[in-house]
Context: one part of a larger RNA
RNA sequence: GGCACACAAAGGAUGCCUUGGCACUAACAGGCGAUGAAGGACGUGGUAAGCUGCGAAAAGCUUCGGGUAGCCGCACUCAGGCAUUGAUCCGAAGAUAUCCGAAUGGGGAAACCCGGCUGGAGUAAUGUCCAGUCAACCAUAACUGAAUACAUAGGUUAUGGUAGCGAAACUCAGGGAAGUGAAACAUCUCAGUACCUGAAGGAAAAGAAAUCAACCGAGAUUCCGCAAGUAGUGGCGAGCGAACGCGGAUUAGCCCAAACCAUGGAGUUUACUCUAUGGGGUUGCGGGACUUUCAUAAGAUGAACAACAUAUAUUUGAACGGAAUGGGAAAUCCGGCCAUACAAGGUGAUAGCCCUGUAAGAGAAAUAAGUUGAGAAAUCAGAAAGAAUCCCAAGUAGGUCGGAACACGUGAAACUCUGACUGAAUCCGGGGGGACCACCCCCCAAGGCUAAAUACUAGUUAGUGACCGAUAGCGCAUAGUACCGCGAGGGAAAGGUGAAAAAGGACCCCGGUGAGGGGAGUGAAAAGAAUCUGAAAUUGUGUGUCU
Numbered sequence: 001g002g003c004a005c006a007c008a009a010a011g012g013a014u015g016c017c018u019u020g021g022c023a024c025u026a027a028c029a030g031g032c033g034a035u036g037a038a039g040g041a042c043g044u045g046g047u048a049a050g051c052u053g054c055g056a057a058a059a060g061c062u063u064c065g066g067g068u069a070g071c072c073g074c075a076c077u078c079a080g081g082c083a084u085u086g087a088u089c090c091g092a093a094g095a096u097a098u099c100c101g102a103a104u105g106g107g108g109a110a111a112c113c114c115g116g117c118u119g120g121a122g123u124a125a126u127g128u129c130c131a132g133u134c135a136a137c138c139a140u141a142a143c144u145g146a147a148u149a150c151a152u153a154g155g156u157u158a159u160g161g162u163a164g165c166g167a168a169a170c171u172c173a174g175g176g177a178a179g180u181g182a183a184a185c186a187u188c189u190c191a192g193u194a195c196c197u198g199a200a201g202g203a204a205a206a207g208a209a210a211u212c213a214a215c216c217g218a219g220a221u222u223c224c225g226c227a228a229g230u231a232g233u234g235g236c237g238a239g240c241g242a243a244c245g246c247g248g249a250u251u252a253g254c255c256c257a258a259a260c261c262a263u264g265g266a267g268u269u270u271a272c273u274c275u276a277u278g279g280g281g282u283u284g285c286g287g288g289a290c291u292u293u294c295a296u297a298a299g300a301u302g303a304a305c306a307a308c309a310u311a312u313a314u315u316u317g318a319a320c321g322g323a324a325u326g327g328g329a330a331a332u333c334c335g336g337c338c339a340u341a342c343a344a345g346g347u348g349a350u351a352g353c354c355c356u357g358u359a360a361g362a363g364a365a366a367u368a369a370g371u372u373g374a375g376a377a378a379u380c381a382g383a384a385a386g387a388a389u390c391c392c393a394a395g396u397a398g399g400u401c402g403g404a405a406c407a408c409g410u411g412a413a414a415c416u417c418u419g420a421c422u423g424a425a426u427c428c429g430g431g432g433g434g435a436c437c438a439c440c441c442c443c444c445a446a447g448g449c450u451a452a453a454u455a456c457u458a459g460u461u462a463g464u465g466a467c468c469g470a471u472a473g474c475g476c477a478u479a480g481u482a483c484c485g486c487g488a489g490g491g492a493a494a495g496g497u498g499a500a501a502a503a504g505g506a507c508c509c510c511g512g513u514g515a516g517g518g519g520a521g522u523g524a525a526a527a528g529a530a531u532c533u534g535a536a537a538u539u540g541u542g543u544g545u546c547u
Base pairs, nucleotide, nucleotide: 001546002545003544004543005542006541007540008539009538015532016496017495020468021467022465023464024463025462026461027460028459029457030456031165032164039100040099041098042055043054044053046078050074051073061094062093063092064091065090066089070082071081072080105114106113107112115134116133117132118131119130120129121128136162137161138160139159140158141157142156143155144154170201171199172198173197174196175195181188185235211218212217222249223248224247225246226245232240233239253449254448255447260279261278262277263276264275265274266273267272268271284427286392287391288390289389290386291385292384293383294382299380300379301378305373306372307371308370310368311367312366314362315361316360320335321334322333323332336353337352344356345355346354398422399421400420401419402418403417404416408434429444430443431442432441433440483490484489504531507519508518509517510516
């Protein structure tokens, strides 16, 4: 020095575990904010660095309800207290709530600086302190009020509203790419996607036919399954890609403009026009106004209030003993019992009957929204005939040019939207049925509202998993921390003693009044805190053997 074995060291794989995650289901909730939010800064404990809670009334104050023997958070100890006159704790409603932040008295380099007015405390007086109040814009009302006579602009005050945040989701709207594919690339595609902006709601949007259909008929919208990868479209390439109709989910329909009437006001050409309010009226087998006749009562929506169920604390809740082994019984043996409860978790090993629970029941002073009843105010709500005078949404429909959107790339290209230029008709009217024309059929634009079925999940409650089990699962068994970066931003590692630490090793010895070790003791076992198990690389000691 090699090899082998043994014992150690080092290391932290593996196994087992789970406080944490991931995905989903059902129900709820779907907002908070000038009554000052979200988010922070600084404080706040007897001692107090961090987290949590709270706010100068500061790990808390009050009331009401629940609950029961202990309590003063994580978090031990000491000191000092509280509590059966019911504390701590849980729920509901209140009080307080510094400073910053939309931040709003003015300013500002956020958590700071400096004021005005009213009232108060204090001082001889000033300084000082306390409470309240003072931003902007919009709307309404009142009072004022220039040039300029009336008036108007402007000003002041009061009342109400707006703002900012979020869930990196869902919705609608205004803008709007490129990598890519086409095996290159330009039309095309990716894609009206990503992204930016605005607005809103618990959903949003859409919506009661100027719709489809096809000579039969249907009857608002939305969503799902088919129709169908069909018909089409397409450098007819890559690709894109309907509708009719059928089957389901869910169902709900309404209000205005105009004609005409009444009242008020304004203008003037003095018998018209404009305007405000009220009545009237709302449709396509055209409707309404207008004239005549009849009917006018029972209803619909719906606040207070009441009842009910629910949520936010809780509460009752069946049934087991013994033996042996063991540190420990829930495993084993013996003999029982319960079950509308054998879900689950815990307990010194594997428990229906030990504990918490579970099945099934019970329960609210307070608050919330819901259902039913109730019914205030307010709103809505008829029929028939006649006549042929009036009305039936205008820079609109339509046209030309240029674009866009429709599955449809300009095509034979309808329908829809509109930047430019034009520009009708009023029921003997107008639009559509994929150029266009005729016949036929369907519908009534140029005003508005509308639940449900649908989309999503930051949050709450209850649950589920042929999901993970600490290099996995969220980045985090918690942390957006430590750390990095001027900044936007990036972003970790790190779990396990034991049943019990109210068993964490008294005492002795060596040692630097060390570290560490040797005894002793605890414990079932050192598992000894660098703590379950403890692989490998690697290191050491001893023994054997080879050279």
Molecule: large-subunit ribosomal RNA, domain I
Organism: Proteiniphilum sp.